[in-house]
Molecule: Bacterial RNase P class A
Organism: Planctomycetota bacterium
């Protein structure tokens, strides 16, 4: 210098004007002060807090997860490590238990795709021949060819995948059939590691295909619903329960009279409950700085800060200027562009979207000193 790998961060700044909205001051809908979106606030996919309901115990079903050790409130998340695969490498990636429990599947091609099978080839046997050779003249050998006879799994061919590999022995030809070495598997032992696992030694020819995000088996985990959860206050009307003998009109009062009323009126008390209001509600597994423990995820301590809390719902617009990017340029400037999204009980994750940038660590190649 070029090409890459990994991790983290920002998401325009400032000023002014006009608005919107929560809170406070205020007699005030005057006015003033002050708070007001995000890294995803999206998808609502996991996990928890909180709340209500349920719950003696056990089993089944269903779902999720699946190397080990740790982190955590918890997780299906994260970290470190182990193993497989990919990459020269930094690193990436894995749904990473079981296929010698059972069932099922393995397209096309191919003889054969799972337990035995034979297309070409090779070998043996039996036959055939205007073939060749020998010769004791009807036999032998060789070659070719035929067979619904047999052997073979070395070689060819098919396939993503074909039942270990190389060499030697052996054989009619072959074959772990036998042997040596290598690879794998199973069993045993030793050493290291908390562990996954790694390394080494011994024994056994044991050589066993793949797929479980196919059924299934094994292990672990999981009660349900969600802030429209839940709690408190509570009109009017209707209805329920209790008390109650009177009540209303003529009529201001008394008498009288009419009507209603013990099948409960009028009045009154009680409780449920609707509208509505309050609460839950934002101080929290909280943010920032520093120190410490740890490889890390993360944790501990000190200091400091308070940062939306609403009604179907505010968080905006314009101007100037400074930055960013792109284009043009007479190098002074001019013009244009600026993403994805957007709170509603709160946290931890995951996944997805995203203009333009910034920082740190590392790898490979080339060049120069």
């Nucleotide at each position: 210098a070029g090409a890459g790998c990994c991790a983290g961060c920002c998401a325009g700044g400032u000023a002014g004007u006009c608005g919107c909205u929560g809170g406070c001051c205020g007699a005030a809908a005057a006015g003033g002060c002050u708070g007001g979106a995000g890294g995803a606030c999206a998808g609502u996919c996991c996990g928890g807090g909180c709340u209500c309901c349920g719950c003696a115990g056990g089993a089944c079903a269903a779902a999720a997860u699946g190397g080990u050790c740790g982190a955590u409130a918890a997780c299906g998340u994260c970290g470190a490590c182990c193993g497989g695969u990919c990459g020269c490498g930094a690193g990436a990636u894995c749904a990473g238990g079981g296929a010698a429990a059972g069932u099922g599947c393995c397209a096309c091609a191919g003889a054969a795709a799972g337990c035995a099978a034979a297309c070409c080839g090779c070998c043996u046997c039996a036959g055939u021949u205007c073939g060749c050779g020998c010769c004791u003249c009807g036999g032998c050998g060789c070659a070719a060819u035929u067979g619904c006879a047999g052997g073979u799994a070395a070689g060819g061919g098919u396939g993503a995948a074909a039942c270990g590999g190389u060499g030697g022995g052996g054989u009619a030809a072959g074959a772990g059939c036998c042997c040596a070495c290598c690879a794998g598997c199973a069993g045993g032992c030793a050493a290291g590691g908390c562990g996954a696992c790694u390394u080494g030694c011994c024994u056994g020819g044991c050589u066993c295909g793949g797929c479980a995000a196919a059924c299934c088996c094994c292990a672990u985990u999981u009660g349900g619903a969600g802030c429209a959860a839940g709690g408190c206050c509570a009109a009017g009307c209707a209805g329920g329960g209790g008390g109650a003998a009177g009540c209303g009109g003529c009529u201001g009062u008394c008498c009288g009279u009419c009507g209603c009323g013990u099948u409960g009126a009028c009045c009154u008390c009680c409780g449920g409950g609707u509208a509505g209001g309050c609460u839950g509600c934002u101080u929290g597994a909280g943010g920032c700085c520093g120190c410490g423990a740890g490889c890390a995820a993360u944790c501990g301590c000190u200091g400091u800060c308070c940062c939306a809390g609403a009604g179907a719902a505010a968080u905006g617009a314009c101007u100037a200027u400074c930055g960013g990017c792109a284009g043009c340029u007479c190098a002074g400037g001019c013009u244009g562009c600026a993403a994805c999204a957007g709170a509603a009980c709160c946290c931890g994750g995951c996944u997805u979207a995203u203009c333009g940038g910034c920082u740190g660590g590392c790898u490979c190649u080339c060049u120069c000193a």